[in-house]
Parts: sequence; C1' cells; structure tokens
RNA sequence: GCAAAGCCGUCGAAAGGCGGUGACGCAGAGCUACGGGACUAACGCGACCUUGGUCGCCAUGUCCGCCGGGCCGCCA
Repeated sequence: GCAAAGCCGUCGAAAGGCGGUGACGCAGAGCUACGGGACUAACGCGACCUUGGUCGCCAUGUCCGCCGGGCCGCCA
C1' cells in the first nucleotide's frame, strides 16, 4: 500500500460486479480471460407434463485473492 469472509446498499436471471463497513490474508492481492481450471445457465436447443412449469445440454456471462503465460511497475 492492498483488503478475504460477514453485514448494509446497489446492478445482474445467476455466477458475480461496484460502493460502504470490516481485516482473513498478500512484498505485485497492479493490469490482461492468452493456456489450463473453477462457477453460473439468461438466451437458444432438446425431453416431459400441458400453456407455463420441470429437467437435461450449451458461454456468448463470471473468477487474475486457483495455477501458468504476457504487459507495466513501487519500497527496502
């Protein structure tokens, strides 16, 4: 210097993001979804029941505080 979980507000279908609070941790806990991995499943497709519901599949959504790569850096 940053700020996990929890809580409050807010955006989102969700995962999750943002702001406040709060400190579990971090000497790149800065940026980047490029490779792997993880999370979600709105739209779409399919099945079933029947007219809006249930289930399955799907990333175009999300995570860089999961690992690796890339970029730019501070202090001692």